[in-house]
Context: one part of a larger RNA
Formats: sequence, structure tokens, C1' cells
RNA sequence: UGACGGGGACCCGCACAAGCGGUGGAGCAUGUUCUUUAAUUCGAAGCAACGCGAAGAACCUUACCUACACUUGACAUCCUGAUCGCGGUUACCAGAGAUGGUUUCCUUCAGCUCGGCUGGAUCGGUGACAGGUGCUGCAUGGCUGUCGUCAGCUCGUGUCGUGAGAUGUUUGGUUAAGUCCAGCAACGAGCGCAACCCCUAUUGUCUGUUGCCAUCAUUAAGUUGGGCACUCUGACAAGACUGCCGGUGAUAAACCGGAGGAAGGCGGGGACGACGUCAAGUCAUCAUGGCCCUUACGUGUAGGGCUAGAAACGUGCUACAAUGGGAGUUACAAUGGGUCGAAGCCGCGAGGCUGAUGUCAUCCCUAAAGGCUCUCUCAGUUCGGAUUGUACUCUGCAACUCGAGUGCAUGAAGUCGGAAUCGCUAGUAAUCGUGGAUCAGCAUGCCACGGUGAAUACGUUCCCGGGUCUUGUACA
Repeated sequence: UGACGGGGACCCGCACAAGCGGUGGAGCAUGUUCUUUAAUUCGAAGCAACGCGAAGAACCUUACCUACACUUGACAUCCUGAUCGCGGUUACCAGAGAUGGUUUCCUUCAGCUCGGCUGGAUCGGUGACAGGUGCUGCAUGGCUGUCGUCAGCUCGUGUCGUGAGAUGUUUGGUUAAGUCCAGCAACGAGCGCAACCCCUAUUGUCUGUUGCCAUCAUUAAGUUGGGCACUCUGACAAGACUGCCGGUGAUAAACCGGAGGAAGGCGGGGACGACGUCAAGUCAUCAUGGCCCUUACGUGUAGGGCUAGAAACGUGCUACAAUGGGAGUUACAAUGGGUCGAAGCCGCGAGGCUGAUGUCAUCCCUAAAGGCUCUCUCAGUUCGGAUUGUACUCUGCAACUCGAGUGCAUGAAGUCGGAAUCGCUAGUAAUCGUGGAUCAGCAUGCCACGGUGAAUACGUUCCCGGGUCUUGUACA
């Protein structure tokens, strides 16, 4: 100087407390361990691995296994020889296919000084080489997680100390903040904080089509005329700064209350992550040193596996019901996307047929919880929907291993969950549906969107994590 303390003081955080809803019990989905297997490819491991890489394993993907093939190779450059094409297309044979053999047809390379001169393509040969998701993240770059959006981490000059170092950065207030003020052997400065950026909340100006409709007509309908006031679109402005008033304070910084205001003291949210820590993660995104393989640890193909299942754990979904289930009827969104699909017809339904309009503020995908009426009456039930049988639908060369969905039948566990444990402070939790990426098909996951919309916070003694000062130490 640090680190540590079941030392001290002060302060903060959904850290506790106060509340609301869960997980842990059930069934299923999904990831992991373990086991099994020819293979169940690999990585991730307390927080910070485990719905993680994977924004989507039937084939492909695919890295694994089995079998069959290839060896200058599936891909790149160079040397050399040959051919002038390549390429597309039809059919046959062998084969699981890769591949090998034969065959129909269409094309029949470009430039030129007409010299096998140049370029291009294909095939053969030779080696230089290619190739490796093989190893090492403890050789690395890059990227990322974490402490932590915590308020810290440092430097120059000066001063103090023999020196390591100290001071500044401590102290008194204050703040979300090393934020600001005052003081002080310090005076300044840098990286962080804040602000500058984006979205959102209010208004104005401009813009009026595909948007809107107050007034005047018109219609089944903003449908049409008309209008651009309103809503909205999207560009530019304004607006919030403790600016004003009162109090407290040290006449400071600031805090408390008030006015005005759409908004008040950081208005709400996002992006943004200091010096560093964990030899944290990644050689399987990519790049890369070294090592290793080179008729194989490379490459191609078919089939299988990654989907196994005694058991254990994590994360979710659906429930156990009456604040509910069922039937009928009736409203109100936003984001986004467009081989999305209206209306009509067929089907109990998944879906099928046809296909308007829209390359999109024009057309389409397109709400549910909610309201109203009826029913069920506390039961393993008209709760719950697993499992199984059967008949279908869709995608796709192909749903056996191993897809999703629908109808009918079946109707399991489950009556609110032990010890323990998680999230959340407001348009939040809870609850309800909607969209998107990936994607032929496949979502209870992920990322977004809006609808309905709470309870509680006395307080900081305690648990956890962190910051500042101080103290002890046989630790570095």
C1' cells in the first nucleotide's frame, strides 16, 4: 500500500421488511446429468452452465456411427500434355446411392498481326500443394459474460517522507453520482458520472393522399361531391432551467412546500459499461502461432444416430375450478408481415376449389380477456386434459424410426403443493390475446406489440451484495 475480520461509523440496492404472484407436489414440453448405445457429434459448469451456442436435427443441416466408394482430391494457384469445347436434355443397364457404362436431341468458344500466337473451358499426368468442426481459449487476435450503470480509477507539477509511498481523492454539508458548495499544501488535468443521440408525454408551423369528417348535400357504407377544422402522417420549431415565490441552510451547494404548467426537480424508457477482476467463455462464427493426420483425423454417398430411458436437477406450459366451465349474442387495439390471401362455394373440422384488390397509410393476414342472456351447483364433476384406439388434413422426393394439425371415441395424475426458493415499486406485477425472426413443414422457447390493470414500502435491527472513512492483523 492492499486484502481480510462472526471490528467500528456512515450510506446505498426488490438486499431485508410490507405486499402481490409464482417455483418446489401433478401431467406434459424443453435443456442438462447419469446410464445405455455401433453412434447417442461437440461445447457451456456456483452467482455469471442447464427453453444456453441452436432465429427452428425427418433427408439436408451433421461435425457422430455403420456400410460402400475417391486419392492433386468437393474447393484454390502454378507446371505440363491432349481436346475444342463446356453445358443443357431424352432413354436404357448395374447399383442402396455416390458412381460407372451406353444413348437421343439442342448448341457447336472468343480475339487475331492467321504463327498451335493469346485468352477461356474440359479431360489426363506430375508434384509443389489443397483439405482437417483434429489438439492446445493455460500461446493468441477479435468478440462476449461478470462485479456494475457500482462511482470509482489515475496523471502532471508542487509539497511531505531515508524509502515503499502519502498528499490531491481526506474533512463539514449535499447529491442518483469523486454531483456540487465550503474549507484545506496543494494547484490543475484525464478516463468514468451528467449532458450531447433515439423513442415517448404537450403545443405550434408546414404537409393533406392511400389518412380524417365539424359544417352542407348524398349513401347500405367517408360511399360520392366537398372540406383539411379535428384525428393522424413526418419534417422543423417551442417547452422544464430549481427559471419564479415562501421556508430551512453557512449570505453556499442543496433540500422541503407552493404557483403556473401537458409535464417538476434525472418527467418515463432505451442506446451508452472507466482502470481493472475471474489464466472467466469461445481454436466449433471468423482469424491465427505451435503440434498432429495426409490412399486419411481429408472428400463423396446411402441408411442410422443427435428424438434412447431405471433415475436426478434446472427452465417453462396446462391445471386442480364457480372471480369458473359450456352455449348463444355483441364491442374495442397496437406492432409487424405480405405467395398474405378477401368475397363466394364444398367439408362437422383441420382444410379444399376458385381467386378480387394490394409491390402496400389504399387490399389482406386480424383479436382475446370484456359486456349481455341462458345453463351447470361443489362432484374427481359439463373441472382437468395426459394417454391410447380409429378415421382424416397439410407440408415435403420421403412423415416407420422421428413432423404439425383435425373429427369421433378414451378419459390418467391432479382437490393449491414439505424443507426450501424466485420475480416484481406503476401503466409495474398479475392477466388477455396479437405479430415477427428462423422456417417447405414444425414454438409451451425467443424477440416485440397493444388490451384490462392492482397491493404494499413502518423502517434499516437482521440476511445478501456494494461504496467511503477508520481500526486490528503472525496474510501478500